[in-house]
Context: one part of a larger RNA
This record gives sequence, C1' cells and structure tokens, in this order.
RNA sequence: UGACGGGGGCCCGCACAAGCGGUGGAGCAUGUGGUUUAAUUCGACGCAACGCGAAGAACCUUACCGGGGCUUGACAUCUUUCUGACCGCCUGGGAAACCAGGUCUUCUUCCUUCGGGAAGACAGAAAGACAGGUGGUGCAUGGUUGUCGUCAGCUCGUGUCGUGAGAUGUUGGGUUAAGUCCCACAACGAGCGCAACCCUUGUCCUUAUUUGCCAGCCUGUCUCAGGCGUACUUUAAGGAGACUGCCGUAGAUAAUACGGAGGAAGGUGGGGAUGACGUCAAAUCCUCAUGCCCCUUACGUCCCGGGCUACACACGUGCUACAAUGGUCUGUACAGAGGGUUGCUAAGGAGCGAUCCGGAGCCAAUCCCAGAAAGCAGGCCCCAGUUCGGAUUGGAGGCUGCAACUCGCCUCCAUGAAGUCGGAAUCGCUAGUAAUCGCGGAUCAGCAUGCCGCGGUGAAUCCGUUCCCGGGCCUUGUACA
Repeated sequence: UGACGGGGGCCCGCACAAGCGGUGGAGCAUGUGGUUUAAUUCGACGCAACGCGAAGAACCUUACCGGGGCUUGACAUCUUUCUGACCGCCUGGGAAACCAGGUCUUCUUCCUUCGGGAAGACAGAAAGACAGGUGGUGCAUGGUUGUCGUCAGCUCGUGUCGUGAGAUGUUGGGUUAAGUCCCACAACGAGCGCAACCCUUGUCCUUAUUUGCCAGCCUGUCUCAGGCGUACUUUAAGGAGACUGCCGUAGAUAAUACGGAGGAAGGUGGGGAUGACGUCAAAUCCUCAUGCCCCUUACGUCCCGGGCUACACACGUGCUACAAUGGUCUGUACAGAGGGUUGCUAAGGAGCGAUCCGGAGCCAAUCCCAGAAAGCAGGCCCCAGUUCGGAUUGGAGGCUGCAACUCGCCUCCAUGAAGUCGGAAUCGCUAGUAAUCGCGGAUCAGCAUGCCGCGGUGAAUCCGUUCCCGGGCCUUGUACA
C1' cells in the first nucleotide's frame, strides 16, 4: 500500500422486511449428470454451466459409429509431359458414391510450302510443388464475450511532505442517483469514467396530403359507394417545451432539500443504447484468424445406413393442471407490432375437421396473413376425481418432403392416467410493474410449451434498515501478500 475480520461509523441495492405470484409434489416438454451403446459428436460446470453455443438433428446439417469407395484429392495457385473440347447421352455392376465400356466430339489468334506448325483458353490423364484436417494446446495468442457493475470509482502532470515503499490531491463539513455539486484545506490542474450529446415514448406548432382521414358539401342503386375537401386522426421531416426557470420555508448569504403555482410532463418525466482502470491463467483454437505440435492411400475426402431422439435413476428451466373469480355452448365488441413474389393468398365451393378445389388482389399506409383473446350478454353444469384435468393407448385421416420405421407436425372418433394446491428449502417483481390474455417475427420444405418482440385487462405493499446477501467511503486490528 492492499486484502481480510463472527472490529467500528456512514450509505446504497427487490438485500431483508411489507405484499402479490410462483418453483420444490403430478403429467408432459426441454437441457444436463449418470448409465447404456458400434456411436449415443464436441464444448459450457457456484453466482457468471444446465429451453446454453443450437434463430429450429428424418436425409442434408454432422463434426460420431458401421460399411462401401477415392488418393494432387470435395476446394486454391503453379510447373512439366501427353491427349483432346468439356459437358452430356447410352450400356453393365452397385444401396449410392463410384468403377468398367461405348458414343458424341473443340474454340480463339498468328504463321503456312495448305500437309501442317506455334501460342493461348477450357477439360482430362500422369508426375511434382502442394491442398486438406470441427486433430491437440483458450495455461503460447489475436479478436470477441461473460462477470463484479451502469457499481462510482481508476489514474496522471507539476508542486509539497517522507531516507524509502509511498502520501497529499481523491481527506474533512454538507449534499447528490453519481469523485454530483458547494464550502474548507499544500495543494493547483488534468484525463478515463458520472452526467449531457444519440434513439424511442408522453404535449403542442409548422410543412406535406396518398394508398391514410371523413367535419362539411354534391351525386348515386342511399346502414353503403363515388367525387369535392385536407379541418380532424394518422403518417414523417423540422421546430417548441422542463431549466429547480418562478414563489415560499429550511440551510452557511452556498450546494441542496421540502412544499406550492403554472404546465401534457417536475426535479435524471418513462424506456433503450452506451459498461472506466482492472478481477476471475473466467469462456471460446468447433464463427474467424493464428504460433507450435501431430495426420498425409489418412486424424483428408465422397456415399449409403445408423446415431446425436437410448433410459433402473438424479438435478435445472418451462408448459398444462388440480377447478365455480371455473368448465362448456350460443351471440357480440375493441389492439399494437410485424411478415409476404421460390411468397401472402381473398371471394366462392367440398369436408365434422386437419385440409383440399379455386384463383381475384398484392413487390403492398392500397391486397393478403387476420377470426385477436381475456372481456360483455344469455343458457347449462352444482362440488364429484366431476361436463375438472388431459397424459397414455387403439383406429381412421390430412400436410410437408426423394423419403415421416428408427424419428415430424396437425385433425377426427374412441380411451380417459397422475393430479384435490405441493416437506425441508427456494425464485421473480416497486407501476402501466407483477399477475393474466391473446397476436406477430426470426430460424424454417416441414416441425416452438423455447427465444425475440407487440399490444389488451390490470393490482397489492414499502412501518423501516435490527438481521441475511452483495456493494461504496472513512477508520481500526493483523503473526496474511
């Protein structure tokens, strides 16, 4: 100087408390451990691994296993020699890859004694340099990322003090979300962080007016459509607006705090992006790049099939429930944000349905996906393993795709398991939040309870900081570095 303390002081955080909803019990989905296996590819392991890499394993992917093939190679550049276009087509073997045979056969330029020769392009064969490796080492590395933590800290120049390590500044009194600001002070300044600048949302104004809008006017076949119109809504560009600016009180005449006015919004208005010096030899050689080591008729590469989907068990994360604030039936209302040409697919028709036929419109503020659901109105159920719950299984179908056996999704009929609110323990959340309800998108031929977004309905509680956890500042002890 740090680190640590079941030392002290001050302070903060859904850290506790107060409250709401869960997990831990059930069934299923998914990841992991373990076990099994020819293989169940590899990585990730307290927080910060475990619905993680994977925004989508039937083949492919694929890195694993079995078998069948190739060896200048699936891919790149170059050299030498030879042959000729290559591609394609046909035949045989084969699961395919591939192997064997046949067929078809060049192009451009220059020279020419018209016989041909030279050079180049492309392809094949042989040879050689080389290719190739998701092989090892993340403890050789770059780059990227997680975490403490959006915590308020981390440093430097000059000066001063100290033999020196170092200290001071950065401490103290207040204050703040903040090393934020004020005052004091052997310090005076500065940098990286904080804040602001950026995006979005909340109010208003200006401009623009189609594909959007419909107050007013006109017309028609008058619940509607068309036109005028561009006020309103919206859209999207530019501005205004919030600064403790104003008033009062407290304070040290300060910073600031509390209350008030005006205002759409008030003291950082809400949300996002933004992550200092560093810590964990943290993660990644399987995104990529790369040193060294290793393989080179194989640890490379092609193909078929299998596996990654196994299953006495254990754990994590979720979905669905156990019901009456509910289930079911009928009718009826209101979103936002997205996507669409190898696409979204309307009207109409068939089918109980998944879906099929059909083909209008739309490269989309125009057309389509698209019926939002919870809600509201009415009917039934009457507390039961039930009109709760839907696992499992049988049968019949639909869709995608070369192909759904291993191993996809959906529909209908039948079946109707566990489960009556969950031990010890444990998680999330402070407001348009939790809870609850549906909708969309990426990936994608197909496949979502996951992920990323969107809106609808919409709470309870916060006395307080003694305690648990994590963190910041000052101080103290130390046999630790």
Background: A computed fold for a 481-nucleotide part of an RNA from an uncultured Atribacterota bacterium, annotated as small-subunit ribosomal RNA, 3' major domain. It matches the Rfam family "Bacterial small subunit ribosomal RNA". Its mean pLDDT, the model's own confidence on a scale to 100, is 82.